[in-house]
Context: one part of a larger RNA
RNA sequence: UGGCGGGGGCCCGCACAAGCGGUGGAGCAUGUGGUUUAAUUCGAUGCAAAGCGAAGAACCUUACCAGGGUUUGACAUGUUACUUAAAUCCUAUGUGAAAAUAUAGGGAAUGUUUUAAGCUUGCUUAAGAUAGUUAACACAGGUGCUGCAUGGCUGUCGUCAGCUCGUGCCGUGAGGUGUCCGGUUAAGUCCGGUAACGAGCGCAACCCUUAUCUUUAGUUGCCAGCGCUUAGGGCGGGAACUCUAAAGAGACUGCCGGCGACAAGCCGGAGGAAGGUGGGGACGACGUCAAGUCAUCAUGGCCCUUAUGUCCUGGGCUACACACAUGCUACAAUGGCUAGUACAAUGGGUUGCGAAUUCGUAAGAAGAAGCCAAUCCCAUCAAAGCUAGCCUAAGUUCGGAUUGUAGGCUGCAACUCGCCUACAUGAAGUUGGAAUCGCUAGUAAUCGCGGAUCAGCAACGCCGCGGUGAAUACGUUCCCGGGCCUUGCACA
Numbered sequence: 001u002g003g004c005g006g007g008g009g010c011c012c013g014c015a016c017a018a019g020c021g022g023u024g025g026a027g028c029a030u031g032u033g034g035u036u037u038a039a040u041u042c043g044a045u046g047c048a049a050a051g052c053g054a055a056g057a058a059c060c061u062u063a064c065c066a067g068g069g070u071u072u073g074a075c076a077u078g079u080u081a082c083u084u085a086a087a088u089c090c091u092a093u094g095u096g097a098a099a100a101u102a103u104a105g106g107g108a109a110u111g112u113u114u115u116a117a118g119c120u121u122g123c124u125u126a127a128g129a130u131a132g133u134u135a136a137c138a139c140a141g142g143u144g145c146u147g148c149a150u151g152g153c154u155g156u157c158g159u160c161a162g163c164u165c166g167u168g169c170c171g172u173g174a175g176g177u178g179u180c181c182g183g184u185u186a187a188g189u190c191c192g193g194u195a196a197c198g199a200g201c202g203c204a205a206c207c208c209u210u211a212u213c214u215u216u217a218g219u220u221g222c223c224a225g226c227g228c229u230u231a232g233g234g235c236g237g238g239a240a241c242u243c244u245a246a247a248g249a250g251a252c253u254g255c256c257g258g259c260g261a262c263a264a265g266c267c268g269g270a271g272g273a274a275g276g277u278g279g280g281g282a283c284g285a286c287g288u289c290a291a292g293u294c295a296u297c298a299u300g301g302c303c304c305u306u307a308u309g310u311c312c313u314g315g316g317c318u319a320c321a322c323a324c325a326u327g328c329u330a331c332a333a334u335g336g337c338u339a340g341u342a343c344a345a346u347g348g349g350u351u352g353c354g355a356a357u358u359c360g361u362a363a364g365a366a367g368a369a370g371c372c373a374a375u376c377c378c379a380u381c382a383a384a385g386c387u388a389g390c391c392u393a394a395g396u397u398c399g400g401a402u403u404g405u406a407g408g409c410u411g412c413a414a415c416u417c418g419c420c421u422a423c424a425u426g427a428a429g430u431u432g433g434a435a436u437c438g439c440u441a442g443u444a445a446u447c448g449c450g451g452a453u454c455a456g457c458a459a460c461g462c463c464g465c466g467g468u469g470a471a472u473a474c475g476u477u478c479c480c481g482g483g484c485c486u487u488g489c490a491c492a
Stems, first nucleotide, its partner, number of pairs: 001492002003489003007486007015476002019439005026329008034320002042053002064315007073139001077138005082132001084131001088108001089106007111130009141304002144302003150298002152293003155289001157287001162201006168177003180193004207281004212249007222238002226236003252275001255269005331432001335391007347378003352371002357366003398429001403424007445468007
């Protein structure tokens, strides 16, 4: 100087407490361990691995396994030789599971370009380039190893308030001071004091979004008033309103009162759409964990080079005595079912979204209008909600696993191994031990909708969107993590 303490003081955080809802029990989904396997490819492993890389494993992907091929190679550049009709495209046949290989035929085409010569001025000849086949060689290739050789990127402490420097001063020196003390703050935020005075990286602000208003603009969006109307903003029209999207305004402790040290600031009030950082996001200091990643990519070294490269068919990554993690659905009456009825926002669409209409119980099919989209479609866009009726406490009109049959869709192809529909079947489950998680407001809880990936889909995941909409916080003794000062130390 740090680190540590079941030392002290001060202070914070859904850390506890106060509340609400879960997980842990059941079934299923997904991931992991383990086991199994020809292979179950690889990585991630306390917090900070385990619905993670993977925003899509039937083939492909694919890295794994079995078998069948191939060796200048699936891909790049170059050299030498060869060919100038081949490459390319299409078809047929044989072998084959395919990759591939052998044979035959056809049409298009007989190339493009530079230089030189000849001349019939668009042809011929010669040389070269381009292109191609084969052969030989340099080389390609490697998701092979090392994240403890690395770059880059990322997690974490932690959006915690810290981490440092210059000069000066103090100390033999390591180093200290500044960065301490009093107050204050979300904050090393600010004020005052002070052998310190200043400064940098962080904090905050500048950026995006949301909440209010003004101006500009008025189609594809809107409709107050006027007219028409097939009653649909449909039409004429209007530019008010909603909205859209650009520019501005607005919030700064600015104003008032009290407290405070005449400070920083704190408490209350006014006005205001909004009040003391208004809400949310982006943004992550010096560093820590030899943290993660050589399988995104890049890269040193090492290794393979008729194979650890590469092509293909099939299989596997989907196995299943078990254990764990994350979710979904439930166990019901604040409910289930049937009928009627109301109100969103974000998004996506041309190899696409696909309306009306018809068929089908349905999944879906036929159909093809419109739309490169404020126009048309997904989508009358919702569901919880509301109204009426049935069920009456039961393993049930709860719950839907599992299984059978019949279909639908995507796709060369749904056996291993897709999703959906109908009918039938109707398992466990009656609120879950020890333990444990999230959340402080438009939050939790609950309800549906959209998107990426994507032919299809194992999505109950992820990322967004809106609807309905709580309870509680006395307080900081305790548990966990953290910050500052101080003290002890057999630690460095």
The part of an RNA shown here (small-subunit ribosomal RNA, 3' major domain) has 492 nucleotides and comes from an uncultured bacterium. The RNAcentral record of the full RNA draws on Greengenes. Its Rfam family is "Bacterial small subunit ribosomal RNA".